[in-house]
RNA sequence: GCCCCCGUAGCUCAGGUGGAUAGAGCACCUGCCUUCUAAGCAGGUGGUCGGCCGUUCGAAUCGGCCCGGGGGCA
Numbered sequence: 001g002c003c004c005c006c007g008u009a010g011c012u013c014a015g016g017u018g019g020a021u022a023g024a025g026c027a028c029c030u031g032c033c034u035u036c037u038a039a040g041c042a043g044g045u046g047g048u049c050g051g052c053c054g055u056u057c058g059a060a061u062c063g064g065c066c067c068g069g070g071g072g073c074a
Base pairs, nucleotide, nucleotide: 001073002072003071004070005069006068007067010026011025012024013023019057028044029043030042031041032040050066051065052064053063054062
């Protein structure tokens, strides 16, 4: 330098045929239980879906550029 993949909650990830209030597990908070803790049970907080622009009535999802990470070739 060229090509490919990835970026969604504090962490690990799903969703990727455009339309659901954006989800799961773990973590965290509150309550129940318990002598206390852990475990268990119930509920809850937390995201401008990496950034900008575009397409569209509508974008996490499609396109362009950029940023970051990983890999292949040279």

The prediction has a mean pLDDT of 81. This is a predicted structure of a 74-nucleotide RNA (transfer RNA) from a Candidatus Omnitrophota bacterium. Taxonomically the source falls in Candidatus Omnitrophota (Bacteria, Pseudomonadati). Its Rfam family is "tRNA".